The RNA shown here (Bacterial RNase P class A) has 410 nucleotides.
Its Rfam family is "Bacterial RNase P class A". Rfam classes the family as a ribozyme.
The model forms 98% of the base pairs in the Rfam consensus.
It was read from a public genome assembly, where an Rfam model found it.

RNA sequence: UCAGAUGGCCGGGCGAUCGCGGCGCGCAAGCGUCGAGGAAAGUCCGGGCUCCACGGUGACAAGGCGGCGGGUAACGCCCGCCGGGGGCGACCCCAGGGAUAGCGCCACAGAGAGCAAACCGCCCUCCGAAGCCUUCGGGCGAAGGAGGGUAAGGGUGAAAGGGUGGGGUAAGAGCCCACCGCGGGGCUGGUAACAGUCCUGGCACGGCAAGCCCCGCCUGGAGCAAGACCGAAUAGGGAUUCCGCGCCUGACAAGUCGACCCCCGGGUCGAUACUUCAGGCAGGACCGUCACCGGUCCGAGGCGUCCGGGUUGGUCGCGAGAACCGUCCCGCGAGGGGCGGUCCAGAGGAAUGAUCGUCACCGGCCGUUCGCGGCCGGGACAGAACCCGGCUUACAGGCCAUCUGAUCCG
Numbered sequence: 001u002c003a004g005a006u007g008g009c010c011g012g013g014c015g016a017u018c019g020c021g022g023c024g025c026g027c028a029a030g031c032g033u034c035g036a037g038g039a040a041a042g043u044c045c046g047g048g049c050u051c052c053a054c055g056g057u058g059a060c061a062a063g064g065c066g067g068c069g070g071g072u073a074a075c076g077c078c079c080g081c082c083g084g085g086g087g088c089g090a091c092c093c094c095a096g097g098g099a100u101a102g103c104g105c106c107a108c109a110g111a112g113a114g115c116a117a118a119c120c121g122c123c124c125u126c127c128g129a130a131g132c133c134u135u136c137g138g139g140c141g142a143a144g145g146a147g148g149g150u151a152a153g154g155g156u157g158a159a160a161g162g163g164u165g166g167g168g169u170a171a172g173a174g175c176c177c178a179c180c181g182c183g184g185g186g187c188u189g190g191u192a193a194c195a196g197u198c199c200u201g202g203c204a205c206g207g208c209a210a211g212c213c214c215c216g217c218c219u220g221g222a223g224c225a226a227g228a229c230c231g232a233a234u235a236g237g238g239a240u241u242c243c244g245c246g247c248c249u250g251a252c253a254a255g256u257c258g259a260c261c262c263c264c265g266g267g268u269c270g271a272u273a274c275u276u277c278a279g280g281c282a283g284g285a286c287c288g289u290c291a292c293c294g295g296u297c298c299g300a301g302g303c304g305u306c307c308g309g310g311u312u313g314g315u316c317g318c319g320a321g322a323a324c325c326g327u328c329c330c331g332c333g334a335g336g337g338g339c340g341g342u343c344c345a346g347a348g349g350a351a352u353g354a355u356c357g358u359c360a361c362c363g364g365c366c367g368u369u370c371g372c373g374g375c376c377g378g379g380a381c382a383g384a385a386c387c388c389g390g391c392u393u394a395c396a397g398g399c400c401a402u403c404u405g406a407u408c409c410g
Stems, first nucleotide, its partner, number of pairs: 001406010012359007020035006037381001041392002044390005049223004062219005067081005082096001083094004097214002102212002104208003119154002121150007131140003162180006181203001182201008227316004237307004242302002246281006254275001255272008283298005321343001323342008361378007
């Protein structure tokens, strides 16, 4: 210098004018003070808080998690380590329990894909046109045919029943041997995952669990429109004072009252309608309006007071906390603890903005005495709504630290 890796940070500063929201002061005008983010986002995990449910334990179901140890309020998050894979490397990635519990699946290609399979090849035996030999009896025999052996080689595939080498064989094959791999057991180190090493077995035992499943562990439900309090008019509910429920006639007598009787529980007789029924008169509403007539229908509630529930509304929940800053100690680290300091939006359909100047940054053009000057342009993603810890996703441009590889110079 170039190419990368990891971790972290910023995401414009200042001023003026106008404007917006909360709080405080003020009669008011106004003044003072505070006013978004690293993700406020997605609402995907885990908590706080609130209400509901719930005696304990276990089982089942459903959902989730899954190497080991640690951190934490908790987690599916984070840290350290282990194992596997990738990269020359810094470093990165892993849904990382079980495939001898069982079921299921293994596309395409290929002869054969799960109690394996002979397409080509290789090998053996027999036959054998041509051809060769012959003592003429026959023999050998490329190609080809029939039967059999073979998983070493080729080919297909993600995967073909351990790998490499040697022996062995007709050719081959864990058939035998060595090493590696694999299964079982022991020892050593480590908290553990696991690693190393020794003995032994026999190559038998393919892959997928992000298909079902098995094992272990975890999990009540709903969410600030949670929830608590105060409570208007109107309407509706309950209690109650007062007023009203018209007049006349007739009928009945459940109930009530009175008299009588008996076997003491009822019976008989009489009266009685403010509660029943029928009719008439009066009343009200409608038939467009008024008067009269007529027709149809209606006819018992009203004002006030008190009580309780609830709607609109208001108050709280609502920001001093798993807080932030500095520093010291413990820890490899995530993190934990001590001391000191600070107060930092609040809300309700929702404020946090705009313009100008200037400085800084970036880009382009012009000029240059190479110091720089002038002009023009640009600045992302997004935006609190109960709060917190994570994860994920979006983001113009820029900065810092540590590390790796290559090249050059000294």